[in-house]
Molecule: transfer RNA
Organism: Verrucomicrobia bacterium LP2A
RNA sequence: GGGCCCUUAGCUCAGUGGAUUAGAGCGUCUGACUACGGAUCAGAAGGCCGUAGGUUCAAAUCCUACAGGGCCCA
Numbered sequence: 001g002g003g004c005c006c007u008u009a010g011c012u013c014a015g016u017g018g019a020u021u022a023g024a025g026c027g028u029c030u031g032a033c034u035a036c037g038g039a040u041c042a043g044a045a046g047g048c049c050g051u052a053g054g055u056u057c058a059a060a061u062c063c064u065a066c067a068g069g070g071c072c073c074a
Stems, first nucleotide, its partner, number of pairs: 001073007010026004028044005050066005
C1' cells in the first nucleotide's frame, strides 16, 4: 500500500428479508426473604446502535467517507 471482517447498555453478545416502543445474560440499584450476608424471587435504572454524510415515506439494518480494532496478501 491492497483485500476482507468487526464496532449495539458498565461487560459479553443477539437483532443485518429496511417499519411497530432496540433485546438477552452477567453486573449495578431498590424491595421481598434472612439474625446478617449469600443464594433465590420481584422490580428499576442503564443505548446519539463508532463518527459524519447519502438513499428512502421510513435506516442498527442499504451506500460513501473517516476513526478505532482484527486477519490475510505485498